[in-house]
Context: one part of a larger RNA
RNA sequence: GGACGAACGCUGGCGGCGCGCUUAACACAUGCAAGUCGAGCGAGAACCAGGCCUUCGGGCCUGGGGACAGCGGCGAACGGGUGAGUAACACGUGGGUAAUCAACCCUCGAUACUGGGAUAGCCCGGGGAAACCCGGAUUAAUACCGGAUGGCCCUUUGGAUCCUCGGAUCUGAAGGAAAAGGUAGCUUCGGCCUCCGAUCGAGGACGAGCCCGCGGCGGAUUAGCUUGUUGGUGAGGUAACGGCUCACCAAGGCGACGAUCCGUAGCUGGUCUGAGAGGACGAUCAGCCACACUGGGACUGAGAUACGGCCCAGACUCCUACGGGAGGCAGCAGUGGGGAAUAUUGGACAAUGGGCGCAAGCCUGAUCCAGCCAUGCCGCGUGAGUGAUGAAGGCCUUAGGGUUGUAAAGCUCUUUUGGCGGGGACGAUAAUGACGGUACCCGCAGAAUAAGUCCCGGCUAACUUCGUGCCAGCAGCCGCGGUAAUACGAAGGGGACUAGCGUUGUUC
Numbered sequence: 001g002g003a004c005g006a007a008c009g010c011u012g013g014c015g016g017c018g019c020g021c022u023u024a025a026c027a028c029a030u031g032c033a034a035g036u037c038g039a040g041c042g043a044g045a046a047c048c049a050g051g052c053c054u055u056c057g058g059g060c061c062u063g064g065g066g067a068c069a070g071c072g073g074c075g076a077a078c079g080g081g082u083g084a085g086u087a088a089c090a091c092g093u094g095g096g097u098a099a100u101c102a103a104c105c106c107u108c109g110a111u112a113c114u115g116g117g118a119u120a121g122c123c124c125g126g127g128g129a130a131a132c133c134c135g136g137a138u139u140a141a142u143a144c145c146g147g148a149u150g151g152c153c154c155u156u157u158g159g160a161u162c163c164u165c166g167g168a169u170c171u172g173a174a175g176g177a178a179a180a181g182g183u184a185g186c187u188u189c190g191g192c193c194u195c196c197g198a199u200c201g202a203g204g205a206c207g208a209g210c211c212c213g214c215g216g217c218g219g220a221u222u223a224g225c226u227u228g229u230u231g232g233u234g235a236g237g238u239a240a241c242g243g244c245u246c247a248c249c250a251a252g253g254c255g256a257c258g259a260u261c262c263g264u265a266g267c268u269g270g271u272c273u274g275a276g277a278g279g280a281c282g283a284u285c286a287g288c289c290a291c292a293c294u295g296g297g298a299c300u301g302a303g304a305u306a307c308g309g310c311c312c313a314g315a316c317u318c319c320u321a322c323g324g325g326a327g328g329c330a331g332c333a334g335u336g337g338g339g340a341a342u343a344u345u346g347g348a349c350a351a352u353g354g355g356c357g358c359a360a361g362c363c364u365g366a367u368c369c370a371g372c373c374a375u376g377c378c379g380c381g382u383g384a385g386u387g388a389u390g391a392a393g394g395c396c397u398u399a400g401g402g403u404u405g406u407a408a409a410g411c412u413c414u415u416u417u418g419g420c421g422g423g424g425a426c427g428a429u430a431a432u433g434a435c436g437g438u439a440c441c442c443g444c445a446g447a448a449u450a451a452g453u454c455c456c457g458g459c460u461a462a463c464u465u466c467g468u469g470c471c472a473g474c475a476g477c478c479g480c481g482g483u484a485a486u487a488c489g490a491a492g493g494g495g496a497c498u499a500g501c502g503u504u505g506u507u508c
Stems, first nucleotide, its partner, number of pairs: 001508004006504005013380006020372001021338001026336003030333003035074003040071002047064007081291003091215007100208002105204007113147004123136005153176011181196002185192002217263003224254003229251008266288004270281004293314005316327004344370001346369003352366001353364004383413004393404004419444005427435001452497005457478003463492005473480002
């Protein structure tokens, strides 16, 4: 000198764009953050209309209507948060998978035949303070289970050809594995047809798993480490290779090119600095990883670290009728606590994107916006011209004067910003705007609403007077102060930067 997610002191006009718990991965009141589909299914409240009955209270039936709940499908594994753990194939980079999976999406081929039994909801009964649970009766499906078909597919096994030598293609035999319908229209009621969906297979795209080479940290005052350990055979398991697991066999494997142990740490693109080499860092944004009160476990599923799923144990908090239950903000706001320190319990789905849906649409604290904070960067303003009797006042003085100082006043102008009035977008158009009567434009009045902070001994730009008297104090280093202190305190004057200035901290 530069930089900062900064903090502190004094001060503070406006706008644009960013940023904003670095500490306690401490505990959390309250609200919201993941739903959607009636074109899969049965039922169906309020309400409306009509009819019948009436003891005038209403009741029953039919039609419309569709709330709440339920079965079922898809989503909930994305998006959002945090950095605890991790020195590791976690990350980066380059390869491999002839050792693999793959829902939704795209392309192509084939198919969708025929039966069955339940169950939730509703209703009835019962238990419980509640959470909720039990029994009975009854019902539907694109829910569930049989049978048939099954090119190809899977498993086992045989043959031929080819090559990258354990795979590809073709082929024989045995066994095995599939399905679901719905909406609208037309109808001669047999069907036809549109759209959406279902099943099997092949390929693609997106994505994921696994393996390997290389790379990036401190300690040797850590030198030995290892028994599923290292390898083999066989088996099991997995989507898949593999000690991944198991039985048996062998005794190996790693290590001064630093094993093991200890400490620290999420990694990267990048950021800051520097002429560069390098050094330091890894906030915001983007990619990957890990985690979700702590520890463990599996289930479902195409996919699970399953944050707002389940089970068990633990700590903590809450409810309780004491028998038993409920909970998890490292989502967005917000609270307490910790701390030098970090914001609103805001608006909207208008845009972008996501989930569901044929769609209309619904949901979306993702996101877009607004609010707060000089926290940073950038821009603008706090006026311009003129004005000498060099006014008054202040300060200094050799008492003549000098300086503050064209500074002020006065005169002449201008109107950025702010104020008032009017118009008024782009973003999104066929329609739909939270932002927002915002940005921007026009007009009006009026210098009006707007300057501080630090420093002045040398380094280092900027000097005098008074007070103090090794006191009070200053100080980054050298050092000032003990009676004329340009170094302390004040004043006048001056210097630097400027809506900031200075200090502290960290880093180059």
About this RNA:
Predicted 3D model of a 508-nucleotide part of an RNA (small-subunit ribosomal RNA, 5' domain) from an uncultured Pseudomonadota bacterium. Its mean pLDDT, the model's own confidence on a scale to 100, is 82. The RNAcentral record of the full RNA draws on ENA.